This is a predicted structure of a 72-nucleotide RNA (transfer RNA) from a Coriobacteriales bacterium.
NCBI's taxonomy places the organism under Bacteria, Bacillati, Actinomycetota, Coriobacteriia, Coriobacteriales.
It matches the Rfam family "tRNA". The family's RNA type in Rfam is transfer RNA.
RNA sequence: GUCCCCAUCGUCUAGUGGUCAGGACGCCACCCUUUCAAGGUGGAAACGCGGGUUCAAUUCCCGCUGGGGAUG
Numbered sequence: 001g002u003c004c005c006c007a008u009c010g011u012c013u014a015g016u017g018g019u020c021a022g023g024a025c026g027c028c029a030c031c032c033u034u035u036c037a038a039g040g041u042g043g044a045a046a047c048g049c050g051g052g053u054u055c056a057a058u059u060c061c062c063g064c065u066g067g068g069g070a071u072g
Base pairs, nucleotide, nucleotide: 001071002070003069004068005067006066007065010025011024012023013022018055027043028042029041030040031039048064049063050062051061052060
C1' cells in the first nucleotide's frame, strides 16, 4: 500500500429496517440482617463521528476515526 472483520449502558454481550434498544456483572436506593456478606424489590445508565437511501436507520450504502487480522 491492498483486502477482510469489528465499534451498542462502567464492563461483557443480544438485537440487523418500525417494537419500551433486552440480558449478565457492576453501581444507587429500599427491604431482610445485631452488622457485613448473601438474598429480595425497584432505579439510573448505551447504538463512535459525518453524509446518503428510505415514510421510517442501531440495522442498508459511502467516507472518516479507532481496534484487530491477512498479504506484498